[in-house]
Context: one part of a larger RNA
RNA sequence: UUGGGCGUAAAGCGUGCGCAGACGGUUUAUUAAGUCUAAAAUCAAAGCCCGAAGCUUAACUUCGGUUAGUUUUAGAAACUGGUAGGCUUGAGUGUGGUAGAGGCAAAUGGAAUUUCUAGUGUAGCGGUAAAAUGCGUAGAUAUUAGAAGGAACACCAGUGGCGAAGGCGGUUUGCUAGGCCAUUACUGACGUUCAUGCACGAAAGCGUGGGGAGCAAAUAGGAUUAGAUACCCUAGUAGUCCACGCCGUAAACGAUGAGUACUAAGUGUCGGGUUACCGGUGCUGAAGUUAACACAUUAAGUACUCCGCCUGAGUAGUACGGUCGCAAGGCUGAAACUC
Numbered sequence: 001u002u003g004g005g006c007g008u009a010a011a012g013c014g015u016g017c018g019c020a021g022a023c024g025g026u027u028u029a030u031u032a033a034g035u036c037u038a039a040a041a042u043c044a045a046a047g048c049c050c051g052a053a054g055c056u057u058a059a060c061u062u063c064g065g066u067u068a069g070u071u072u073u074a075g076a077a078a079c080u081g082g083u084a085g086g087c088u089u090g091a092g093u094g095u096g097g098u099a100g101a102g103g104c105a106a107a108u109g110g111a112a113u114u115u116c117u118a119g120u121g122u123a124g125c126g127g128u129a130a131a132a133u134g135c136g137u138a139g140a141u142a143u144u145a146g147a148a149g150g151a152a153c154a155c156c157a158g159u160g161g162c163g164a165a166g167g168c169g170g171u172u173u174g175c176u177a178g179g180c181c182a183u184u185a186c187u188g189a190c191g192u193u194c195a196u197g198c199a200c201g202a203a204a205g206c207g208u209g210g211g212g213a214g215c216a217a218a219u220a221g222g223a224u225u226a227g228a229u230a231c232c233c234u235a236g237u238a239g240u241c242c243a244c245g246c247c248g249u250a251a252a253c254g255a256u257g258a259g260u261a262c263u264a265a266g267u268g269u270c271g272g273g274u275u276a277c278c279g280g281u282g283c284u285g286a287a288g289u290u291a292a293c294a295c296a297u298u299a300a301g302u303a304c305u306c307c308g309c310c311u312g313a314g315u316a317g318u319a320c321g322g323u324c325g326c327a328a329g330g331c332u333g334a335a336a337c338u339c
Base pairs, nucleotide, nucleotide: 004310005309006308007293008292012307014200015199016198017197021193022192023191025087026086027085028084029083030082031081033080034079035076036075037074038073039072040071041070042069049065050064051063052062053061054060090190091187092186093185094183095182096181097180098179102176103175104174105173106172107171108170109153114148115147116146117145118144119143120142124135125134161168162167205246206245207244208243209242210241214240215239219235220234221233222232257306258305259304260303261302262301265284266283267282268281269280270279271278272277288295289294312339313338314337321332322331323330324329
């Protein structure tokens, strides 16, 4: 490589858009590139393969022959392709509805923590398994009133909803994207997938400028301990927040790529609807699958199309080279050697 695989054994890119490529509904006519049939030419001899014959057999030798390839000519037209014309079921558009933490921006609300100011008030508060560090007679903790500021939005809340994924949750307004249902008015295969590419992408981290209530890596102190660079406690800086720009990784998980068709039922829930049904999201289970666990119309069943990936363990996601990045590092990615 072929084959076989990819939920958990190695293996689905974090996700989307999409060029090239690959694959592609139904029908009529045509073409003859693929395809098929026939004939001819060529394919040196020997050898290979098949069938005979000859040395006692075999090896060996001799004789005969097929297939395949390439080219040319003549035909066939089912399938694939090409060309021309149709169709409406795939796909899209329109019209009428509809649900939603989908996105961006602005404004705004209450509870709570903290700080400050003022009042009341007096000796403790805080913290723990127990303590201590710490705070407090310069009046703390508690309580009342007021102010400031930042961050997050209790209840509703739900294997509820929305989004391609990451993710999204107070309220209002503006802008904006997608879905679902009904209708069958329009276009008429416009589709599926997608190497390279482009875009998005939690947290942490980086750059510049703001902001800083709470929390809190680092750090300091107190404990614990044989020690304690920890777990516990008291403090506390980056950071967490905002704007702009980078980074591009996660157990980015359903550890399950996308699309289409088919294959028992029962039941909960969300959206639409003529209550026939359609679209999501869960549970239990038939056939079937699976090494088992389990999966089972939301498949890991039965098939097809396209992409990605795997090939014993360690070395190692390392070295070297390339490329991207301000850096951290990312992507690509071995071997010697050992078992």
Notes
Model confidence (mean pLDDT): 87 of 100. Small-subunit ribosomal RNA, central domain from an uncultured Bacilli bacterium, 339 nucleotides, folded computationally.